[in-house]
Context: one part of a larger RNA
Molecule: small-subunit ribosomal RNA, 5' domain
Organism: uncultured bacterium
Parts: sequence; C1' cells; structure tokens
RNA sequence: GGACGAACGCUGGCGGCGUGCCUAACACAUGCAAGUCGUACGGGACCGGGGGCAACUCCGGUUCAGUGGCAGAUGGGUGCGUAACACGUGAGGAACUUGUCCGUCGGCGGGGGAUAGCCGGCCCAACGGCCGGGUAAUACCGCAUACGCUCGUUCGGGGGCAUCCCUGGGCGAGGAAAGCAGCCGCAAGGUUGCGCCGGUGGAGAGCCUCGCGGCCUAUCAGCUUGUUGGCGGGGUAAUGGCCCACCAAGGCGACGACGGGUAGCUGGUCUGAGAGGAUGGCCAGCCACAUUGGGACUGAGACACGGCCCAGACUCCUACGGGAGGCAGCAGUGGGGAAUAUUGCGCAAUGGCCGCAAGGCUGACGCAGCGACGCCGCGUGUGGGAUGACGGCCUUCGGGUUGUAAACCACUGUCGGGAGGGACGAAUACAGGGCGUCGAAUAGGCGACCCUGGGUGACGGUACCUCCAAAGGAAGCACCGGCUAACUCCGUGCCAGCAGCCGCGGUAAUACGGAGGGUGCGAGCGUUGUCC
Repeated sequence: GGACGAACGCUGGCGGCGUGCCUAACACAUGCAAGUCGUACGGGACCGGGGGCAACUCCGGUUCAGUGGCAGAUGGGUGCGUAACACGUGAGGAACUUGUCCGUCGGCGGGGGAUAGCCGGCCCAACGGCCGGGUAAUACCGCAUACGCUCGUUCGGGGGCAUCCCUGGGCGAGGAAAGCAGCCGCAAGGUUGCGCCGGUGGAGAGCCUCGCGGCCUAUCAGCUUGUUGGCGGGGUAAUGGCCCACCAAGGCGACGACGGGUAGCUGGUCUGAGAGGAUGGCCAGCCACAUUGGGACUGAGACACGGCCCAGACUCCUACGGGAGGCAGCAGUGGGGAAUAUUGCGCAAUGGCCGCAAGGCUGACGCAGCGACGCCGCGUGUGGGAUGACGGCCUUCGGGUUGUAAACCACUGUCGGGAGGGACGAAUACAGGGCGUCGAAUAGGCGACCCUGGGUGACGGUACCUCCAAAGGAAGCACCGGCUAACUCCGUGCCAGCAGCCGCGGUAAUACGGAGGGUGCGAGCGUUGUCC
C1' cells in the first nucleotide's frame, strides 16, 4: 500500500447492487418449510338437478378421512467427522444397475380370495388397541400366452498354452400385464387420449485401477494376524480379505510406514512485477453429517434432516399403568460472544413434486424489512459580492489572518418533501380458427407449429414522467516534532499526559490539554485484528 462475512470510537442525507452467528454440530416456546391424484377404488356428510305416489334411485358438485399410485433419496441447512481415491485432474477399466424421461420392438386373455374405510361390541387419561360383520380397486394371488429376457443344456465358427472369452443356432425349464376417461353405437363393439407389461438402445447412478496435486510433527521408528496372498464359499446390482473356512507366511517402512496434532476438498478469492505466500465466507461442483451411538425396513434409488426400531443423555405430558419430542429448513427465543437481521409479502415470475387438465403444494425461489457491513453513483448549491464588516485568533500595536468566507444581490432545482399520471417483468392458462396427425368418420381426441381473442403482478401506485414549493432538510473525522502534507498562542511544569518507531513533558513544549489557523480524506474518518 492492498484486502476483509469484520469489530470498536466519533459522525451520518439519498439511491442501486451485493452481503450479514466467523463463537455453543449449545438448548429450543410458537407458526410455517412435502405433498398431490375423484381420469385407480368403495364409502360418510352436505348441496344442486332428474325420475318415482312412495320406499327409493340416477347424475353432478363440495368436503372428510380410508384403500391405492407417484413424490417424499430432489430442493433447503451445516462443516461435526474425515489426511481418505474424501476432493481435484488426466488416462484407463470391468464385474454392475437404471423408477420417471427420450428412441425403438412386441404384448395387455381369463379367473379367484381378501382387507381398510364403514357398521356393531369392548378396553383406554393419553398415545392407541381388541373382537365380530360386511365391501371396492390400476391393491393382492393363481392360470394362460411370450420374445431378441433369465437359467440349464447342446451344436457350429473365431481367439487363447489353459481355466476361458467372443459370436451364431437348436432344445428344455422359468418369468408379464390394468385399467380409466372422451366420442360414436340400441347393443355387441369401434376409436382417441392417458395409462399397464416384457425386451432393447440412449441419457444417468454405483464400483475399480494408475499417475499427478495439496498440512505440521522423528521430542512418533518400527507397524501389521483378516494382517499379505491363494483356493473354495457367503454376500451384493456388482469386483474385492467386503465376510467366512482352509492353506501359505507374507505385506508396509527414513522416497517417513505406524502414531500424534490440525483440517471438509475444489472452481476460485486476496496479495504480489512474477515466482510465490495466504485463504476456501457469499456463488458453483463434489464429500460428510442431521440430538449421541447402533441397526435394518420400504424402495429404481436411503441405511433415509422434517420415516421406522433399539440404546444413551436431555425436555415435556400423565389418571403413575404409560406416552410424546429432536430448527446444522425459514423466521424467532434463551445462551455464548467484540459481533451478525423480520416470528414480513407472494406463488405474479423461474424451478420442483403430484395431476389428462383445471389446479394444489412449494420459508426452493421472487420480493420487501433491518444494519454505512462492502462496492458504486448522487447531493449538501451556482454566479456575483471589499471599504476586506462584526466576532475569534495572533501581533513588533503599524497591522496580519479567518476571508469572497459571511451578509447582500441574482439564479438554479439534482436528492429529500407534496400532488397527479404510471409501466416492463406476462405468456406456449384458456377459447375459436388454420395446418398436421390418429381414425371408416363430415364422432372425437392429440400437437412442440401458425393466426385471432383473451385471464393472471407479491414487488407496488414501485421504477419512470409531469407539476408545486423552497437555498430551504443534508458534514464530518483524523492529523499538523521527524518519518509525513500541515504552526502559533495559552494552560501544565518528569505532573497530568502522549507514543507506530525515534522519542516528548523537570517554567517560554510546533510532540501533553485547549484555542485559532492549517493539512489530508469525505458520508464517512480513524482505531484494533488478520492475510499478502
């Protein structure tokens, strides 16, 4: 000098964009943060409409739980642990899986038995539970069919010393499925859309190896028995000592093993001419974790932050029998700390989940609020104005200086204030038409394309524009001995004090305190801390 997620002191007008618990991965009141689908299914309640003399029944809607499906493994948080193939980078590999999505091939036949909700009875403080009855499905279970799928077997071709590998064919065995809605039709049925099942290719995930990269410590020198390798097996989607039995006795190490300490890694960021040094907050990629420890279940995917089970600590409720809980999600509270924000608005946009859709949910996100915490921009006026006023300060008492500074005159109108107007962000919602497509169809549906109409804005009456008034509301902070730019007076008298270093102060202190003046920066200025 530069930098900062800063803090502290004094001061503080406006705006834009960023940014804000670095400490206790301490404990948490309250609210919200993951649901959705009635075009999978049967009901309860209510409403509307139709039919019927009535009992009742049909259709539609709203709502409530329930069965079922998909999502909940994403998004969001934190940095505890981890010195490791965790991360980064380059190259390569085999032994593997893939719900949804995209491409492509083929298929969806026929049966059955339950069960929740519900009804009835009972237990229970609560959480919840037991018994009986009865019901539906895209829930569940057989059967059929099936390939280029799986397993076994066999034949041929190619490669290899061989175990075996690649490739083509045969045979045997095994394994699927679900419907719903619209339209046409008297019906049987047809058709469209959305789905369902089995293959296959993509895109994706998991795994392995090698090289390289990046901490400290030898006041850690030897470490290792699942240890190193083999054979066989188990396990996994899958290789492997991952696990197990047996066999061998290996494996690592001063090129630092083992141990201890510290630490998430990176793109980057800061600094520096560079080399390098330091660092990893915000944003982005990867990893790890979710009160502590352990475990599996479900699932395409988890060993699962707002799922389950067990144990520990802690908190809460209890009718003492027993139960409930997990903010390192967004706000917010206590505590710790030098220190870090609102229990805000909205799903309008972007994105995500569900849904045919309409739409629902979304503390992701978009915005607003608070903080000069940072960067950037703007303003606090402009021109004139000397007899150089008053006052202050200094003085050699002549004067000098503050100082064109003020007053005063003329003018301007940024920002702030008031009044009025007023957006972009919003269109592939939806509707009509065209065109294309499926279809026998002049039913109907679908489409990422075109045309027309057309709803939707939290921010926000915001940005922006016009007008009104008025110099009116808007300057401080540090320093002035040398380094270092800026000097005098008074007070003090080795006192009080200053200080980054050298050093100042003991009666004329440009170094302490005040004042006048000056210098430097300026909505900031200084101080402290840390890094280069």